[in-house]
RNA sequence: GGGCCGUUCGCUCAGUUGCUAGAGCAGGGGACUCUUAAUCCCAAGGUCGAAGGUUCUAAUCCUUCACGGCCCA
Repeated sequence: GGGCCGUUCGCUCAGUUGCUAGAGCAGGGGACUCUUAAUCCCAAGGUCGAAGGUUCUAAUCCUUCACGGCCCA
């Protein structure tokens, strides 16, 4: 230098056939228990790496850039 893949709640991931973002774990509150643990219930938490573009509508399509990984030279 070239090619490919990834970047989504604190963490691990899903959602990639465009139409107001989900799960598990962790953390918070509660039930149960003499207490703890386990179990169960509840709520909260992200506008999707950044900037543009297309569109009635974009995490999802297009462009550029950033970061990480793999391969080739």